Annotation: This is a predicted structure of a 261-nucleotide part of an RNA (large-subunit ribosomal RNA, domain VI) from a metagenome. Its Rfam family is "Bacterial large subunit ribosomal RNA". The family has 102 seed sequences and 51,934 matches in Rfam 15.1. Rfam links the family to the GO terms structural constituent of ribosome and ribosome. The prediction has a mean pLDDT of 87.

[in-house]
Context: one part of a larger RNA
RNA sequence: CGCAAGAGUAUUGAGAGGAGUCCUCCUUAGUACGAGAGGACCGGGAGGAACGCACCGCUGGUGUACCAGUUAUUGUACCAACAGUAAACGCUGGGUAGCCAAGUGCGGAGAGGAUAACCGCUGAAAGCAUCUAAGUGGGAAGCCCACCUCAAGAUGAGUACUCUCACUACGUUUUGUAGGUAAGGUCACGGGCAGAACACCCGUUAAUAGGCUCUAAGUGGAAGUGCAGUAAUGUAUGAAGCUGAGGGGUACUAAUAGACC
Numbered sequence: 001c002g003c004a005a006g007a008g009u010a011u012u013g014a015g016a017g018g019a020g021u022c023c024u025c026c027u028u029a030g031u032a033c034g035a036g037a038g039g040a041c042c043g044g045g046a047g048g049a050a051c052g053c054a055c056c057g058c059u060g061g062u063g064u065a066c067c068a069g070u071u072a073u074u075g076u077a078c079c080a081a082c083a084g085u086a087a088a089c090g091c092u093g094g095g096u097a098g099c100c101a102a103g104u105g106c107g108g109a110g111a112g113g114a115u116a117a118c119c120g121c122u123g124a125a126a127g128c129a130u131c132u133a134a135g136u137g138g139g140a141a142g143c144c145c146a147c148c149u150c151a152a153g154a155u156g157a158g159u160a161c162u163c164u165c166a167c168u169a170c171g172u173u174u175u176g177u178a179g180g181u182a183a184g185g186u187c188a189c190g191g192g193c194a195g196a197a198c199a200c201c202c203g204u205u206a207a208u209a210g211g212c213u214c215u216a217a218g219u220g221g222a223a224g225u226g227c228a229g230u231a232a233u234g235u236a237u238g239a240a241g242c243u244g245a246g247g248g249g250u251a252c253u254a255a256u257a258g259a260c261c
Stems, first nucleotide, its partner, number of pairs: 001153001005164007015150004021049007033038001051107005059101004066094005071086006110145001112144002118138004167179004184261004188204005208254003211250005217243003224237005
C1' cells in the first nucleotide's frame, strides 16, 4: 500500500514445511517344515539404540551475582581488621537464578484410501487356453490422508461475532479538498520468562522496574569481646555474619507531562 468505511477478537485451510528409522529378547513354538542338522511365516508382548521436540522437579556442568579459604605485595600511622593488584576471577573450595546435558518427559500411532512390481477371480477375441480386451480383488519403508508446525499478499486477499462514525469549513448536482473526532491504535514512558533492529507481551497511579522489608536458597560459623593455651590456635556469644538474578509484601522513587493517526 492492498483486501472499496474504520476497528477489536476468534477462526476456515488453498498451499508449504517437519516427522517417517533400526535392533534385541519373550511368546506363539522347538510348532509348521525337515531323514537329521536346523528352524519359521502370521500374531501378541517387553526392552533398547540413534534421532527429534520440550523442560530444569531430580543428577550434575557453568555460574567474571555471591560466600569462604589462602600466597605475594601496596595502602588505610601501627596491632587487629579491611581494601587494591597479581593477563581482563591471583589461586583454591562451594554455589542461587539463568543457560545447558550427561539429567527426565514425550514422539515416530492407523483393521484408512488409491496404487507399483507381482499374485488372483470371472472371461472372450481365438468352442481350448489366457489376470484383461468389458468387469472385479489382493498387494510396499514408496503416493494421498491421518500426526506436529506455519499459513487469506490464497490480489481467488475467505468466514463469524462484537464495537464505532458518517461532524465542521470551502467548493459544490455529483466526484472532492482541508480540519477535528468515535471505536480503536501508534508514539512516549516503566519493564519482560519476548528479543540482533523491528516485532511480541505486560504495565503507565498502579505492584511495571528500582529501593526498603521478610524469605526459599548459597556460603559455612563474621567482627568485637570473654575463656583455654607460652604460642600457632581452639572455643563461647551464635545455624553466626554476608549474599540473596528466585518468591511474598510495601507507593519511598520513577512510569509525569503529553503528542499523533